[in-house]
RNA backbone atom coordinates (compact mmCIF):
# COMPACT_ATOMS: atom_id res chain seq x y z
C1' N A 1 0.00 0.00 0.00
C1' N A 2 -3.41 -4.06 -0.23
C1' N A 3 -6.11 -8.32 2.11
C1' N A 4 -8.02 -9.45 6.92
C1' N A 5 -9.21 -10.45 12.09
C1' N A 6 -10.76 -8.72 16.89
C1' N A 7 -13.25 -5.19 19.59
C1' N A 8 -15.10 -0.08 21.33
C1' N A 9 -17.87 4.04 20.53
C1' N A 10 -22.17 7.41 18.50
C1' N A 11 -26.98 6.78 16.80
C1' N A 12 -27.98 14.10 15.26
C1' N A 13 -26.67 19.05 18.24
C1' N A 14 -28.02 24.34 18.89
C1' N A 15 -31.15 28.00 18.74
C1' N A 16 -36.66 30.86 18.64
C1' N A 17 -42.01 29.62 18.46
C1' N A 18 -46.78 26.75 19.79
C1' N A 19 -48.35 21.85 21.66
C1' N A 20 -48.67 17.20 25.44
C1' N A 21 -47.87 14.24 29.97
C1' N A 22 -45.97 14.25 35.15
C1' N A 23 -44.04 16.80 39.27
C1' N A 24 -43.16 21.42 42.49
C1' N A 25 -43.96 26.60 43.40
C1' N A 26 -45.53 32.60 45.91
C1' N A 27 -51.19 28.65 41.12
C1' N A 28 -55.35 31.76 35.45
C1' N A 29 -48.46 32.06 35.76
C1' N A 30 -43.68 30.17 35.94
C1' N A 31 -39.76 26.33 37.03
C1' N A 32 -37.84 21.16 36.40
C1' N A 33 -38.07 16.39 34.02
C1' N A 34 -39.48 13.34 29.51
C1' N A 35 -38.16 6.67 24.93
C1' N A 36 -33.96 2.87 23.61
C1' N A 37 -29.52 0.33 22.43
C1' N A 38 -32.20 -2.58 21.76
C1' N A 39 -37.88 -0.02 24.91
C1' N A 40 -38.55 -5.68 20.15
C1' N A 41 -39.13 -11.39 20.33
C1' N A 42 -40.76 -13.64 25.53
C1' N A 43 -35.99 -17.63 24.82
C1' N A 44 -33.88 -17.95 30.07
C1' N A 45 -32.57 -16.05 35.30
C1' N A 46 -34.53 -13.28 40.05
C1' N A 47 -37.19 -9.72 43.13
C1' N A 48 -42.55 -8.39 44.76
C1' N A 49 -47.75 -10.46 44.77
C1' N A 50 -51.09 -15.15 45.40
C1' N A 51 -52.32 -19.55 45.85
C1' N A 52 -51.05 -24.74 47.65
C1' N A 53 -48.51 -27.18 51.98
C1' N A 54 -46.82 -30.37 57.51
C1' N A 55 -44.32 -23.80 54.58
C1' N A 56 -42.16 -31.86 55.07
C1' N A 57 -40.12 -36.03 52.33
C1' N A 58 -41.07 -39.34 47.80
C1' N A 59 -42.35 -40.47 43.18
C1' N A 60 -43.86 -38.75 37.86
C1' N A 61 -42.06 -34.67 34.99
C1' N A 62 -38.84 -30.73 33.02
C1' N A 63 -33.74 -28.38 32.55
C1' N A 64 -28.71 -27.98 32.36
C1' N A 65 -23.73 -31.72 31.34
C1' N A 66 -15.20 -30.80 29.75
C1' N A 67 -13.01 -27.83 34.87
C1' N A 68 -11.54 -23.18 37.73
C1' N A 69 -14.10 -18.88 38.71
C1' N A 70 -17.84 -14.49 38.48
C1' N A 71 -22.94 -13.61 40.15
C1' N A 72 -28.38 -12.34 43.40
C1' N A 73 -29.20 -16.09 40.25
C1' N A 74 -29.07 -18.17 35.10
C1' N A 75 -29.06 -22.11 30.43
C1' N A 76 -25.33 -16.10 30.78
C1' N A 77 -20.29 -14.35 31.61
C1' N A 78 -14.43 -14.74 32.16
C1' N A 79 -9.95 -17.23 31.89
C1' N A 80 -8.20 -22.03 30.87
C1' N A 81 -8.34 -27.47 28.98
C1' N A 82 -9.50 -31.08 25.03
C1' N A 83 -11.34 -30.97 19.60
C1' N A 84 -12.25 -28.84 14.34
C1' N A 85 -11.00 -25.12 10.57
C1' N A 86 -7.24 -20.99 9.63
C1' N A 87 -0.01 -19.57 6.60
C1' N A 88 -1.08 -16.37 10.76
C1' N A 89 -4.00 -12.35 13.62
C1' N A 90 -8.28 -15.75 15.53
C1' N A 91 -12.68 -18.64 14.99
C1' N A 92 -16.23 -22.27 16.20
C1' N A 93 -17.78 -26.58 19.41
C1' N A 94 -24.83 -29.18 24.01
C1' N A 95 -17.72 -31.61 24.62
C1' N A 96 -20.84 -36.77 30.95
C1' N A 97 -21.97 -42.06 29.63
C1' N A 98 -21.82 -46.50 23.85
C1' N A 99 -17.80 -52.06 28.31
C1' N A 100 -25.24 -51.13 32.67
C1' N A 101 -29.44 -52.67 29.16
C1' N A 102 -32.99 -51.93 25.02
C1' N A 103 -33.77 -49.75 20.32
C1' N A 104 -32.27 -48.31 15.03
C1' N A 105 -28.63 -48.69 10.68
C1' N A 106 -33.41 -47.22 4.43
C1' N A 107 -30.73 -48.42 -0.66
C1' N A 108 -26.35 -50.45 -2.25
C1' N A 109 -23.48 -54.80 -0.91
C1' N A 110 -21.44 -61.99 -0.76
C1' N A 111 -22.09 -60.34 4.39
C1' N A 112 -24.14 -54.11 8.50
C1' N A 113 -22.11 -56.60 13.69
C1' N A 114 -21.93 -60.10 10.60
C1' N A 115 -17.91 -63.67 6.66
C1' N A 116 -16.28 -65.47 1.38
C1' N A 117 -18.98 -62.34 -4.42
C1' N A 118 -15.13 -61.52 -7.65
C1' N A 119 -9.67 -62.62 -6.42
C1' N A 120 -4.99 -65.74 -4.19
C1' N A 121 -3.33 -70.74 -2.38
C1' N A 122 -3.91 -76.08 -1.70
C1' N A 123 -6.29 -80.84 -2.88
C1' N A 124 -8.45 -81.84 -7.47
C1' N A 125 -8.78 -84.10 -15.01
C1' N A 126 -12.82 -81.21 -13.80
C1' N A 127 -17.01 -80.09 -10.84
C1' N A 128 -16.66 -79.58 -5.87
C1' N A 129 -13.75 -78.83 -1.42
C1' N A 130 -10.76 -76.43 2.52
C1' N A 131 -7.29 -72.00 4.16
C1' N A 132 -7.01 -66.67 3.34
C1' N A 133 -8.80 -60.64 5.10
C1' N A 134 -3.23 -58.99 1.48
C1' N A 135 -5.96 -56.83 -3.41
C1' N A 136 -11.24 -55.30 -5.96
C1' N A 137 -15.97 -53.96 -5.71
C1' N A 138 -20.71 -51.78 -2.47
C1' N A 139 -21.75 -48.21 2.02
C1' N A 140 -21.46 -42.32 6.09
C1' N A 141 -19.42 -46.82 8.51
C1' N A 142 -16.44 -53.78 6.72
C1' N A 143 -12.95 -56.20 12.46
C1' N A 144 -5.98 -50.17 13.89
C1' N A 145 -2.29 -47.51 10.14
C1' N A 146 2.56 -47.85 7.43
C1' N A 147 6.67 -50.66 6.40
C1' N A 148 9.47 -55.03 7.01
C1' N A 149 9.90 -59.99 8.65
C1' N A 150 7.08 -64.47 7.74
C1' N A 151 3.82 -68.22 5.15
C1' N A 152 1.35 -72.79 0.24
C1' N A 153 -1.36 -67.96 0.12
C1' N A 154 -2.08 -65.00 4.04
C1' N A 155 -3.09 -63.11 8.99
C1' N A 156 -0.52 -58.76 15.09
C1' N A 157 1.23 -64.83 12.79
C1' N A 158 6.33 -61.27 15.29
C1' N A 159 8.90 -56.70 14.80
C1' N A 160 10.08 -51.38 14.38
C1' N A 161 7.21 -46.30 14.46
C1' N A 162 2.02 -44.32 15.16
C1' N A 163 -2.71 -44.82 17.32
C1' N A 164 -5.62 -47.60 21.35
C1' N A 165 -6.30 -49.72 26.59
C1' N A 166 -4.15 -50.99 31.32
C1' N A 167 -1.09 -50.31 35.57
C1' N A 168 2.55 -46.73 37.85
C1' N A 169 5.01 -42.18 39.13
C1' N A 170 5.66 -36.87 37.92
C1' N A 171 3.60 -31.48 36.65
C1' N A 172 -0.85 -29.14 37.60
C1' N A 173 -6.36 -26.62 42.48
C1' N A 174 -8.28 -29.10 38.28
C1' N A 175 -10.05 -30.40 33.02
C1' N A 176 -5.37 -32.42 31.46
C1' N A 177 -0.29 -32.91 29.73
C1' N A 178 3.89 -35.21 28.97
C1' N A 179 6.84 -40.02 30.97
C1' N A 180 7.96 -45.29 32.12
C1' N A 181 6.29 -50.74 31.65
C1' N A 182 2.88 -53.21 30.07
C1' N A 183 -1.19 -56.03 26.28
C1' N A 184 -0.84 -57.85 20.34
C1' N A 185 -5.28 -54.53 20.44
C1' N A 186 -13.19 -58.96 21.61
C1' N A 187 -14.68 -54.90 17.83
C1' N A 188 -18.59 -49.49 14.47
C1' N A 189 -21.80 -45.28 14.49
C1' N A 190 -26.27 -43.28 16.82
C1' N A 191 -27.95 -40.81 24.01
C1' N A 192 -30.43 -32.86 20.24
C1' N A 193 -33.31 -42.38 20.07
C1' N A 194 -34.94 -44.43 24.92
C1' N A 195 -31.87 -44.73 29.11
C1' N A 196 -27.64 -44.75 32.75
C1' N A 197 -24.89 -40.83 36.56
C1' N A 198 -24.51 -35.96 38.63
C1' N A 199 -26.56 -31.30 39.43
C1' N A 200 -31.00 -28.51 39.80
C1' N A 201 -36.53 -27.22 39.23
C1' N A 202 -44.06 -26.03 43.77
C1' N A 203 -47.63 -23.50 40.34
C1' N A 204 -49.39 -18.35 38.51
C1' N A 205 -48.47 -13.87 36.87
C1' N A 206 -48.68 -6.44 37.96
C1' N A 207 -55.22 -7.98 33.68
C1' N A 208 -50.22 -10.72 40.45
C1' N A 209 -52.50 -8.31 44.73
C1' N A 210 -53.74 -4.77 48.59
C1' N A 211 -57.02 -0.95 50.30
C1' N A 212 -61.43 3.30 50.09
C1' N A 213 -66.39 2.58 48.86
C1' N A 214 -71.82 5.17 45.73
C1' N A 215 -76.22 3.45 43.30
C1' N A 216 -78.96 -0.91 43.13
C1' N A 217 -80.20 -5.65 45.95
C1' N A 218 -79.95 -7.89 50.85
C1' N A 219 -80.65 -8.39 55.59
C1' N A 220 -81.31 -6.42 61.16
C1' N A 221 -83.14 -2.52 64.05
C1' N A 222 -86.07 1.44 64.53
C1' N A 223 -90.71 5.26 63.71
C1' N A 224 -96.29 5.82 63.43
C1' N A 225 -99.03 10.98 61.93
C1' N A 226 -100.34 6.48 57.21
C1' N A 227 -102.20 2.66 53.75
C1' N A 228 -103.88 -3.19 53.17
C1' N A 229 -107.56 -4.09 58.00
C1' N A 230 -110.90 -3.13 64.24
C1' N A 231 -105.72 -5.82 67.24
C1' N A 232 -101.01 -8.47 66.94
C1' N A 233 -97.81 -10.79 62.62
C1' N A 234 -96.76 -9.54 58.14
C1' N A 235 -96.54 -6.33 53.54
C1' N A 236 -96.13 -1.45 52.11
C1' N A 237 -94.35 4.00 53.59
C1' N A 238 -89.67 6.65 56.28
C1' N A 239 -85.27 6.29 58.87
C1' N A 240 -80.58 4.25 60.90
C1' N A 241 -76.70 0.26 60.70
C1' N A 242 -74.21 -3.42 58.83
C1' N A 243 -72.54 -7.47 55.35
C1' N A 244 -70.55 -7.93 50.12
C1' N A 245 -66.91 -5.09 47.17
C1' N A 246 -69.96 -3.69 41.41
C1' N A 247 -68.96 1.79 39.25
C1' N A 248 -65.47 4.89 40.55
C1' N A 249 -60.56 6.14 43.51
C1' N A 250 -55.97 4.89 45.81
C1' N A 251 -51.86 2.18 46.18
C1' N A 252 -49.13 -1.60 43.66
C1' N A 253 -45.73 2.83 40.35
C1' N A 254 -40.80 3.68 40.03
C1' N A 255 -34.45 5.79 44.77
C1' N A 256 -32.85 0.81 42.35
C1' N A 257 -28.73 -6.41 43.29
C1' N A 258 -29.89 1.23 39.99
C1' N A 259 -26.36 6.00 37.13
C1' N A 260 -21.70 9.24 36.70
C1' N A 261 -16.82 9.97 37.97
C1' N A 262 -12.33 8.75 40.18
C1' N A 263 -9.57 5.28 42.75
C1' N A 264 -7.61 0.66 44.10
C1' N A 265 -7.86 -5.07 43.53
C1' N A 266 -8.28 -8.97 39.63
C1' N A 267 -5.26 -11.54 33.48
C1' N A 268 -10.60 -11.27 33.46
C1' N A 269 -15.56 -11.42 34.39
C1' N A 270 -16.28 -8.87 38.21
C1' N A 271 -15.51 -6.71 43.67
C1' N A 272 -14.33 -2.56 46.84
C1' N A 273 -13.99 2.53 48.25
C1' N A 274 -15.30 7.86 48.10
C1' N A 275 -17.86 11.95 45.87
C1' N A 276 -21.91 13.90 42.96
C1' N A 277 -27.33 13.86 40.84
C1' N A 278 -32.16 12.37 41.10
C1' N A 279 -32.97 10.43 35.68
C1' N A 280 -40.33 9.22 31.87
C1' N A 281 -44.40 6.88 35.29
C1' N A 282 -49.53 7.34 31.66
C1' N A 283 -54.90 4.18 32.44
C1' N A 284 -57.89 5.29 26.09
C1' N A 285 -52.55 6.05 27.23
C1' N A 286 -47.95 12.28 26.85
C1' N A 287 -42.98 12.08 23.95
C1' N A 288 -45.20 16.39 19.02
C1' N A 289 -44.95 20.13 15.34
C1' N A 290 -42.80 24.84 12.19
C1' N A 291 -38.67 27.97 11.14
C1' N A 292 -33.05 29.24 10.75
C1' N A 293 -27.79 27.48 11.47
C1' N A 294 -24.21 23.26 11.49
C1' N A 295 -22.47 20.61 3.56
C1' N A 296 -26.78 16.21 2.67
C1' N A 297 -30.58 14.20 8.35
C1' N A 298 -31.12 9.71 6.01
C1' N A 299 -31.15 2.72 9.88
C1' N A 300 -33.95 -0.41 13.12
C1' N A 301 -37.28 1.35 15.64
C1' N A 302 -40.50 3.33 20.68
C1' N A 303 -41.88 2.47 27.42
C1' N A 304 -46.84 0.32 30.30
C1' N A 305 -43.97 -3.48 37.69
C1' N A 306 -38.77 -3.67 37.60
C1' N A 307 -33.77 -5.60 37.28
C1' N A 308 -29.38 -9.22 35.33
C1' N A 309 -28.33 -11.69 30.31
C1' N A 310 -29.27 -13.78 25.84
C1' N A 311 -31.22 -13.70 20.72
C1' N A 312 -32.86 -10.90 16.61
C1' N A 313 -33.43 -5.81 13.60
C1' N A 314 -29.91 -1.15 12.58
C1' N A 315 -28.71 3.94 7.24
C1' N A 316 -24.68 6.64 7.93
C1' N A 317 -20.18 7.48 10.77
C1' N A 318 -15.45 7.90 14.36
C1' N A 319 -11.22 5.03 16.78
C1' N A 320 -8.37 0.89 18.85
C1' N A 321 -5.36 -2.97 19.26
C1' N A 322 -3.04 -7.86 16.21
C1' N A 323 -2.08 -10.91 12.12
C1' N A 324 -0.46 -11.99 6.25
C1' N A 325 1.95 -10.31 1.86
C1' N A 326 4.38 -6.84 -1.19
C1' N A 327 7.37 -2.46 -1.63
C1' N A 328 11.20 1.36 0.26
C1' N A 329 14.28 2.89 4.07
C1' N B 1 -48.94 -6.26 28.86
C1' N B 2 -48.68 -11.53 30.26
C1' N B 3 -49.63 -16.98 28.75
C1' N B 4 -50.79 -20.62 25.19
C1' N B 5 -50.98 -22.78 20.34
C1' N B 6 -50.56 -23.64 14.39
C1' N B 7 -47.76 -23.15 9.96
C1' N B 8 -47.30 -29.83 4.19
C1' N B 9 -50.32 -29.13 -3.43
C1' N B 10 -55.11 -23.12 -5.46
C1' N B 11 -58.67 -25.28 -0.67
C1' N B 12 -59.25 -29.71 3.29
C1' N B 13 -56.50 -33.12 5.69
C1' N B 14 -52.02 -37.62 6.35
C1' N B 15 -47.36 -39.52 6.72
C1' N B 16 -42.60 -44.67 12.66
C1' N B 17 -35.84 -40.73 10.98
C1' N B 18 -35.45 -43.98 4.99
C1' N B 19 -38.94 -42.26 -2.65
C1' N B 20 -44.25 -36.94 1.02
C1' N B 21 -49.48 -39.13 -0.15
C1' N B 22 -55.27 -39.18 -0.56
C1' N B 23 -59.62 -36.17 -1.27
C1' N B 24 -61.75 -31.72 -4.40
C1' N B 25 -60.26 -28.45 -7.60
C1' N B 26 -56.60 -27.12 -12.38
C1' N B 27 -54.67 -28.33 -17.13
C1' N B 28 -55.43 -32.72 -21.25
C1' N B 29 -57.28 -37.19 -23.93
C1' N B 30 -61.66 -40.92 -24.52
C1' N B 31 -66.91 -40.77 -24.10
C1' N B 32 -71.35 -37.21 -25.91
C1' N B 33 -75.00 -34.17 -30.93
C1' N B 34 -73.97 -30.35 -26.77
C1' N B 35 -73.02 -30.53 -21.04
C1' N B 36 -72.63 -32.83 -17.09
C1' N B 37 -71.61 -37.67 -14.23
C1' N B 38 -67.71 -41.13 -15.52
C1' N B 39 -62.75 -43.18 -17.36
C1' N B 40 -57.51 -41.76 -18.16
C1' N B 41 -53.18 -39.14 -17.72
C1' N B 42 -50.41 -34.44 -15.87
C1' N B 43 -49.39 -29.89 -13.01
C1' N B 44 -48.42 -28.49 -7.99
C1' N B 45 -46.40 -28.19 -1.43
C1' N B 46 -43.08 -29.91 4.29
C1' N B 47 -43.07 -20.92 6.26
C1' N B 48 -37.61 -19.53 6.64
C1' N B 49 -32.33 -20.10 8.16
C1' N B 50 -28.81 -22.82 10.95
C1' N B 51 -27.07 -27.39 13.86
C1' N B 52 -27.42 -32.97 15.02
C1' N B 53 -27.41 -37.45 12.21
C1' N B 54 -24.55 -41.55 6.61
C1' N B 55 -29.46 -39.14 6.05
C1' N B 56 -34.60 -34.29 8.98
C1' N B 57 -41.82 -32.96 7.19
C1' N B 58 -39.93 -35.70 11.65
C1' N B 59 -35.28 -34.34 16.67
C1' N B 60 -32.35 -29.51 19.01
C1' N B 61 -31.83 -23.61 18.18
C1' N B 62 -33.21 -18.86 16.56
C1' N B 63 -36.43 -16.63 13.16
C1' N B 64 -40.93 -14.78 10.85
C1' N B 65 -46.42 -14.98 10.07
C1' N B 66 -51.39 -16.18 11.81
C1' N B 67 -54.88 -18.08 15.73
C1' N B 68 -56.63 -18.39 21.08
C1' N B 69 -57.47 -17.00 25.89
C1' N B 70 -56.86 -13.23 30.33
C1' N B 71 -60.36 -8.78 35.41
C1' N B 72 -65.09 -8.64 38.91
C1' N B 73 -69.92 -10.41 39.93
C1' N B 74 -73.58 -13.74 39.21
RNA sequence: UGAGUAGGUGGAGCGAUCGCACCGAUUUUCGGUGAGGAAAGUCCGAGCUCCAUAGGGCAAGGGUGCCAGAUAACGUCUGGUGGAGGCGACUCCAAGGAUAGUGCAACAGAAAUAAACCGCCUUUUGUAAGGUAAGGGUGGAAAGGUGAGGUAAGAGCUCACCGCCUUUGCGGUAACGGAAAGGGCCAUGUAAACCCCACUCGGAGCAAGACCAAAACAAACCUUAGGCUGCCCGCUAGGUUUAGGUAGGUCGCUAGAGUUUACUGGUGACAGUAAAACCAGAUAGAUGAUCGCUUUCGACAGAACUCGGCUUAUACGCCUGCUCAUAUA
RNA sequence: GCGGGUGUAGCUCAAUGGCAGAGCACCGGCUUCCCAAGCCGGCAACGUGGGUUCGAUUCCCAUCACCCGCUCCA